[in-house]
RNA sequence: CUCAUCGAGAGGGACUGAGGGAACGGCCCGCUGAAGUCCCGGCAACCGCCACGAGCCUCCGUCCGGGAUCUGUCCGGACGGUCGUGGAAACGGUGCUAAUUCCGUCCCGGGCGAGAGUCGCCCCGGGGAAGAUGAG
Numbered sequence: 001c002u003c004a005u006c007g008a009g010a011g012g013g014a015c016u017g018a019g020g021g022a023a024c025g026g027c028c029c030g031c032u033g034a035a036g037u038c039c040c041g042g043c044a045a046c047c048g049c050c051a052c053g054a055g056c057c058u059c060c061g062u063c064c065g066g067g068a069u070c071u072g073u074c075c076g077g078a079c080g081g082u083c084g085u086g087g088a089a090a091c092g093g094u095g096c097u098a099a100u101u102c103c104g105u106c107c108c109g110g111g112c113g114a115g116a117g118u119c120g121c122c123c124c125g126g127g128g129a130a131g132a133u134g135a136g
Stems, first nucleotide, its partner, number of pairs: 001136006011040005019029003023105004041097003046093003049087006059081008101130001106127006112120003
């Protein structure tokens, strides 16, 4: 940088001792013990894994057949790399284990109130931004 997901799910102990929830605002959590480190659990199913299906020789890898050949190479095919669906959680790589990613922040629409084409406020819906995690 690209893609996918983010309303579900899952905690105890030891050490330690005041912060934490990314930022800001709100609102929460916290001495009945925050963050951190370690140990043991658990959740989930992103990747590896298994099955089935689709697709492709444009590109890459392996193999097979053929032409030609010193080789390079040319033609055709199979399998894998690709995509989809499902499965398992035993094993491996991560991740997660208060609150929707705690809510909002920017834009659009609807509702409400004032007032006039603007403001406020709360509520609802949609889309962004940012962030998190995984894969490349």